[in-house]
C1' cells in the first nucleotide's frame, strides 16, 4: 500500500444468527465478623458498547466511514 481479526466498566471477558431494563470475574468503596488486619459474607459505584453517520418500529449486533490494535501478502 492491499486483505482479514478485534475494539464493550479501572482490568480479563460474556451478550443464544437485530427484541427488552448491556452482564460476570477481578480490582475499588461502605458494612458485617476480628483486638488490629487478612480471608470470608452481604451491599454499592462504575458504561456515549472507539468517535461519526446511516438502515429498522427497534442496534453491541447490520452497512459506509474515521482511528487504533494483531496477522498475513507484497
Nucleotide at each position: 500500500g492491499c486483505g482479514c481479526u478485534c475494539c464493550u466498566a479501572g482490568c480479563u471477558c460474556a451478550a443464544u444468527u437485530g427484541g427488552a431494563u448491556a452482564g460476570a470475574g477481578c480490582a475499588u468503596c461502605u458494612g458485617a465478623c476480628u483486638a488490629c488486619g487478612a480471608a470470608u459474607c452481604a451491599g454499592a459505584a462504575g458504561g456515549u458498547u472507539a468517535g461519526g453517520g446511516g438502515u429498522u418500529c427497534g442496534a453491541c449486533u447490520c452497512c459506509c466511514u474515521u482511528g487504533g490494535u494483531g496477522c498475513g501478502c507484497a
Molecule: transfer RNA
Organism: Sphingobacterium sp.